[in-house]
Molecule: Glycine riboswitch aptamer
Organism: Chromatiales bacterium
RNA sequence: AAAUCCCACCUGGGAGAGACUUCUCUUUUUUUGAGAAGCGCCGAAGGCGCAACACGCCCGGAAUCGCUCAGGCAAAAGGACCAGGUAGGAUAG
Numbered sequence: 001a002a003a004u005c006c007c008a009c010c011u012g013g014g015a016g017a018g019a020c021u022u023c024u025c026u027u028u029u030u031u032u033g034a035g036a037a038g039c040g041c042c043g044a045a046g047g048c049g050c051a052a053c054a055c056g057c058c059c060g061g062a063a064u065c066g067c068u069c070a071g072g073c074a075a076a077a078g079g080a081c082c083a084g085g086u087a088g089g090a091u092a093g
Stems, first nucleotide, its partner, number of pairs: 003091004008086006018039001020038006040073003046069001047067003053060001
C1' cells in the first nucleotide's frame, strides 16, 4: 500500500397495500387541508417472538422468517437492503 470488518456522511437504485366510507372544522361551492370514528389491507423505519446452540435452572440466542404494537396503503416524503465514493476506527501483515 492492497484486502476484510465497524461507524458516519454523500450519490444512485429501492417493494407491498383503500386518492375507502361517515361525521366535524376550514373553504362562497367543488377540490385541497386538519381531526374523530368504522371497515378492509400491507411489511422493508422502529419494536416484539424463536430453531440450532449455550446454560445445573433462569437469563441468552439470526434473518428479507413470523406478529402487526408502532408505521404505512395516488404522487411527494419515508424506506430495510444493494452499488459506488469520502472521512474515521479495528484486525492482520